Predicted 3D model of a 267-nucleotide part of an RNA (large-subunit ribosomal RNA, domain VI) from uncultured Humisphaera sp. The full RNA is in RNAcentral, with records from MGnify. The coordinates come from a structure-prediction model, not an experiment, and the mean pLDDT is 86. It matches the Rfam family "Bacterial large subunit ribosomal RNA". Gene Ontology terms of the family: ribosome and structural constituent of ribosome.

Context: one part of a larger RNA
RNA sequence: CGUGGGAAUCUUGACGGCGAUUCGUCCAUAGUACGAGAGGAUUUGGACGGACCGACCCCUGGUGUACCAGUUGUCCUGCCAAGGGCACGGCUGGGUAGCCAUGUCGGGACCGGAUAACCGCUGAAAGCAUCUAAGCGGGAAGCCAACGCCAAGACGAGGAUUCCGUGCGUGCUUGCACGCGAGAGGCCCCGGGUAGACCACCCGGUUGAUAGGCCGGAGCUGUACGGGCAGAGAUGCCCUCAGGUUACCGGUACUAACGGCCGACAG
Repeated sequence: CGUGGGAAUCUUGACGGCGAUUCGUCCAUAGUACGAGAGGAUUUGGACGGACCGACCCCUGGUGUACCAGUUGUCCUGCCAAGGGCACGGCUGGGUAGCCAUGUCGGGACCGGAUAACCGCUGAAAGCAUCUAAGCGGGAAGCCAACGCCAAGACGAGGAUUCCGUGCGUGCUUGCACGCGAGAGGCCCCGGGUAGACCACCCGGUUGAUAGGCCGGAGCUGUACGGGCAGAGAUGCCCUCAGGUUACCGGUACUAACGGCCGACAG
């Protein structure tokens, strides 16, 4: 820009597109058919796996330089104590959310149609024979469908539901032209997002819990400071499952979500 008024929501799915469509072991059939024996099936049903693909984070783990603790050296806060900086995140032990796999769940299927090689039926040309010449069957991980996803710019531009509206002014060839307004709704803007390169997408914008702060909780760490008691001291015990705490779950307008614009009947 188009989709012949303007919108919102939900959809159909094209002689559209993309993806996937994998490999094995074991059990039963059956030690059967076959075979002198050794050996050993077709088939059908069942079970379990490998690799691959998708999704997810309850479990098991990884990471987790904004969480907690321990600890070495040194400098600083006058000193003690308590802390802070630097040393690879100083080193070490753990670890929430998120993101992950080695973790969890799921997938390949089934059924159908037309076929290839090939196997056949009927059957002449050619009194026989012949799957082929007429005609008719069977037959692949392959083809068409079936499965998952995308998809109406599918210009053949589809469908459903709901919402909005025909006002005013000027000109005049009285139903047209131009302009303005209102409106469903949308956009810019702003607060944000397990959405994201940007854009897009999704949520919120005071009639508000969108982010931050604060409060409570979960989870993590592992018992703070200070004081008391014991000990010569290092240190231990008690107050103390303490203290601290990021992304998680809630609550609460304290802070920040201020403002502006577009927007409809044609041949």